Predicted 3D model of a 73-nucleotide RNA (transfer RNA) from Mortierella alpina. Its mean pLDDT, the model's own confidence on a scale to 100, is 81. It matches the Rfam family "tRNA". From the family's description: Transfer RNA (tRNA) molecules are approximately 80 nucleotides in length. NCBI's taxonomy places the organism under Eukaryota, Fungi, Mortierellomycotina, Mortierellales, Mortierella.
């Protein structure tokens, strides 16, 4: 320099045909306990890497650019 990949909540990852996004740990509260853990329950927190385009509507197609990983050279 070429090809693939990959980017979503603090952190690990889902999100199947394009209809304004969730789970497990984590964190905070309550229940429970003489306390602590353990277990139940509630709840906070992400407009999705940057832009640009298709579209009535985009994490989700399409193009640029970055960033991590990987393979020829």
């Nucleotide at each position: 320099g070429g090809g693939g990949u990959u980017g979503u909540a603090g952190c690990u990852c889902a999100g199947u045909u394009g209809g304004u996004a969730g789970a497990g740990c984590g964190c905070a509260c309550g229940c429970u306990u003489c306390g602590c853990a353990u277990g139940c329950g509630u709840g906070a927190g992400g407009c999705c890497u940057g832009g640009a385009g298709u579209u009535c509507g985009a994490c989700u197609c399409u193009c640029c650019a970055c960033u991590g990983c990987u393979c020829c050279a």